Predicted 3D model of a 352-nucleotide part of an RNA (small-subunit ribosomal RNA, central domain) from an uncultured bacterium. It matches the Rfam family "Bacterial small subunit ribosomal RNA". The prediction has a mean pLDDT of 85. RNAcentral holds the full RNA, with entries from SILVA.
[in-house]
Context: one part of a larger RNA
RNA sequence: UUGGGCGUAAAGGGUGUGUAGGCUGCCACAUUAGUUCUGUGUAAAAGCCUCUGGCCUAACCAGAGAUCUGCAUGGAAUACGGUGUGUGCUAAGAGGGUGUGAGAGGUGUAUGGAACUCACGGUGUAGGGGUGAAAUCCGUUGAUAUCGUGGGGAACGCCAAAUGCGAAGGCAGUACACUGGCACAUACCUGACGCUGAAACACGAAAGCCAGGGUAGCGAAUGGGAUUAGAUACCCCAGUAGUCCUGGCCCUAAACGAUGUCCGCUAGCUUUUCGGAGUAUCGACCCUCUGAGAGGCGAAGCUAACGCGUUAAGCGGACCGCCUGGGUAGUACGGCCGCAAGGCUAAAACUC
Numbered sequence: 001u002u003g004g005g006c007g008u009a010a011a012g013g014g015u016g017u018g019u020a021g022g023c024u025g026c027c028a029c030a031u032u033a034g035u036u037c038u039g040u041g042u043a044a045a046a047g048c049c050u051c052u053g054g055c056c057u058a059a060c061c062a063g064a065g066a067u068c069u070g071c072a073u074g075g076a077a078u079a080c081g082g083u084g085u086g087u088g089c090u091a092a093g094a095g096g097g098u099g100u101g102a103g104a105g106g107u108g109u110a111u112g113g114a115a116c117u118c119a120c121g122g123u124g125u126a127g128g129g130g131u132g133a134a135a136u137c138c139g140u141u142g143a144u145a146u147c148g149u150g151g152g153g154a155a156c157g158c159c160a161a162a163u164g165c166g167a168a169g170g171c172a173g174u175a176c177a178c179u180g181g182c183a184c185a186u187a188c189c190u191g192a193c194g195c196u197g198a199a200a201c202a203c204g205a206a207a208g209c210c211a212g213g214g215u216a217g218c219g220a221a222u223g224g225g226a227u228u229a230g231a232u233a234c235c236c237c238a239g240u241a242g243u244c245c246u247g248g249c250c251c252u253a254a255a256c257g258a259u260g261u262c263c264g265c266u267a268g269c270u271u272u273u274c275g276g277a278g279u280a281u282c283g284a285c286c287c288u289c290u291g292a293g294a295g296g297c298g299a300a301g302c303u304a305a306c307g308c309g310u311u312a313a314g315c316g317g318a319c320c321g322c323c324u325g326g327g328u329a330g331u332a333c334g335g336c337c338g339c340a341a342g343g344c345u346a347a348a349a350c351u352c
Base pairs, nucleotide, nucleotide: 004323005322006321007306008305012320014203015202016201017200021196022195023194025089026088027086028085029084030083031082032081034080035077036076037075038074039073040072041071042070049065050064051063052062053061054060093193094190095189096188097186098185099184100183101182105179106178107177108176109175110174111173112156116152117151118150119149120148121147122146123145127138128137164171165170208249209248210247211246212245213244217243218242222238223237224236225235260319261318262317263316264315265314268297269296270295271294272293273292274291275290276289277288278287301308302307325352326351327350334345335344336343337342
């Protein structure tokens, strides 16, 4: 390489948008360098392979065939593919319109209560705090407790769920403004406008970085108290960075469903969210059917097993990414990116 694979053995890119490329509905006609069939030429001979023959046999030698799967050129075919044409088609992929609907989807502004903490004032007096037990620590300059007033920052109890939304990361008090996506119904419009997607671009938890602010609580580092043989820890008292905001970087993760995206097909039962229709009803439920999600259990099938099972890891198709024994190593070197930290790309010697 071929082949075989990628939930857990090595292997799905963190996620999307999307360029090239690959692949691509139905109908009719035309065409054809793909494709198929066929003629001719060429593809040296020997050798290999098959058959036959010649030396007594074999080796060896000779003849015939096969093979040389290719290339060039002529002819034919038109199912598939390509190309062109069509005031082509739409029940059918995709998009749009109209009408409904749900939602912690996003951004900004404003605002609320509980808790915490600080300051001041009142009451009040000797303790408080902390632990396995203590101590450091706070407190007669009046703490802890309790009441009142005021300030501050961060997070949003109940609702709350097996819930919902988002491409992923992620998103939760309330109101308003702006704004993205989705589902259902209708079948009004467009008429294949589609799928995937190397590159590229955008987004991307936490930590970290830069500048400016902010800092209640928590809290790496650090200091102290304990524990201990020691204790650079676990426990306790403090506490800086950080955690928060604005702007700019970083670009990683067990970024996980450890399961790429899209399409079609293949038993069901049950729970739940959001739509629609029918029946029923005064009405709302209930019930039946139906669409889109989110769960549990399971036919067939798959799987090494575990398990998966219409939300597939089943059966097929299109395209992309990735794997190829362990260590060395996600390292060195080089390149690109970054302020840095570092990231991305990515070996070998050697060794088992």